[in-house]
């Protein structure tokens, strides 16, 4: 230098063929407990890596880019 994979809450990752961003886990508050942990109810948290383009509508689809990783040379 060339091709790939990846990138979504704090942290692991769903999200299908564009059509209301989401689970677990951790956080918070609250029940239960003498006091913690378990469980039970709820709740807060996101420019879907960055710019741009298509398109009534883009986490997705086109383009550039950035990082991280893997193989070729």
């Nucleotide at each position: 230098g060339c091709g790939g994979a990846u990138g979504u809450a704090g942290c692991u990752c769903a999200g299908u063929u564009g059509g209301c961003a989401g689970a677990g886990c951790a956080c918070c508050u609250g029940g239960u407990u003498g006091u913690g942990g378990c469980c039970c109810a709820g709740g807060g948290g996101g420019u879907c890596g960055a710019g741009a383009g298509u398109u009534c509508a883009a986490a997705c689809c086109u383009c550039u880019u950035c990082a991280u990783u893997c193989g070729c040379c």
The RNA shown here (transfer RNA) has 73 nucleotides and comes from Desulfovibrionaceae bacterium UBA930. The sequence was found in a public genome assembly. The coordinates come from a structure-prediction model, not an experiment, and the mean pLDDT is 81. It matches the Rfam family "tRNA".